A computed fold for a 72-nucleotide RNA from Saitoella coloradoensis, annotated as transfer RNA. The same sequence occurs in records of 2 taxa. Its Rfam family is "tRNA". By type it is a transfer RNA. NCBI's taxonomy places the organism under Eukaryota, Opisthokonta, Taphrinomycotina, Saitoellomycetes, Saitoella.

């Protein structure tokens, strides 16, 4: 090269075209003599990048990139 598949908060996953959730972490408070556990709260993203359909795109298509399989 050819063909599939994936890209989404610090990780990890999720989201019938209609406000983008959830576990780990992380921060505050509560508890505790202190940490731990537990329980309550919050901050972090506008979805890989660029167009494109559409009243509306994380979701649909088309170019890039970047990962992983797969044929040769």
């Nucleotide at each position: 090269g050819g063909c599939c598949g994936c890209c989404u908060g610090g990780c990890g996953c999720a989201a019938u075209g209609g406000u983008a959730g959830c576990g780990c972490g992380u921060c505050g408070g509560u508890u505790u003599u202190c940490g731990g556990u537990a329980c309550c709260g919050a901050a972090g993203g506008c979805u890989g990048u660029a167009g494109g359909u559409u009243c509306g795109a994380g979701u649909c298509c088309u170019g890039c990139g970047g990962c992983g399989g797969u044929c040769g």